[in-house]
RNA sequence: UCCGAUAAAGGCAAACCCGUCGAAAGACGGGGACGCAAAGCCACGGGUCUAAGGCGCUUUGUCAAAGCUAUGACGGCCGGGCUGCCGAAG
Numbered sequence: 001u002c003c004g005a006u007a008a009a010g011g012c013a014a015a016c017c018c019g020u021c022g023a024a025a026g027a028c029g030g031g032g033a034c035g036c037a038a039a040g041c042c043a044c045g046g047g048u049c050u051a052a053g054g055c056g057c058u059u060u061g062u063c064a065a066a067g068c069u070a071u072g073a074c075g076g077c078c079g080g081g082c083u084g085c086c087g088a089a090g
Base pairs, nucleotide, nucleotide: 002090003087004086011036012035016031017030018029019028020027021026034076040082041081042080044079045078046077047074048073049072056068057067058066059065060064
């Protein structure tokens, strides 16, 4: 360094419930643990989710409605980048 143990010390916290925020996806706080060796940090590539408002486009046909669309969201979907605790075997 790779690697990751029926090791030690610690860490995080899915579903679900309550509260707050949001149009929504979802986020935050509390409870709670399914899991996690980066489940620490970064939306850079792919993917997925959302569509209130706005730019634009399409359809209907007219001061409108419907649809598409991320600039919104997910880092506990997969890559990539940065950083990092512990240490048995190999």
Description
A computed fold for a 90-nucleotide RNA from a Chloroflexota bacterium, annotated as c-di-GMP-I-GGC riboswitch aptamer. NCBI's taxonomy places the organism under Bacteria, Bacillati, Chloroflexota. It was read from a public genome assembly, where an Rfam model found it.